Model confidence (mean pLDDT): 80 of 100. This is a predicted structure of a 76-nucleotide RNA (transfer RNA) from a Candidatus Zixiibacteriota bacterium. It matches the Rfam family "tRNA". Rfam classes the family as a transfer RNA. Gene Ontology term of the family: triplet codon-amino acid adaptor activity.
[in-house]
RNA sequence: GCCGCUGUAGCUCAGUUGGCAGAGCGGCGCACUCGUAAUGCGCAGGUCACCAGUUCGACUCUGGUCAGCGGCUCCA
Numbered sequence: 001g002c003c004g005c006u007g008u009a010g011c012u013c014a015g016u017u018g019g020c021a022g023a024g025c026g027g028c029g030c031a032c033u034c035g036u037a038a039u040g041c042g043c044a045g046g047u048c049a050c051c052a053g054u055u056c057g058a059c060u061c062u063g064g065u066c067a068g069c070g071g072c073u074c075c076a
Stems, first nucleotide, its partner, number of pairs: 001072007010025004019056001027043005049065005
């Protein structure tokens, strides 16, 4: 330098024939308990990496940028 994959909640990750953003764990509250833990119920938590474009409508499609990972290439 080239190619590919990945980027979504605090963490690990789903969600792609374009149409309400989710799960598990974690956090908080309540119940249960003598008290914890466990268990049950509930609640909060998001710039879907960023910037543009297409569209009535974009996490999803297109272009670009950034970051991480992997592969390839590098001469006389």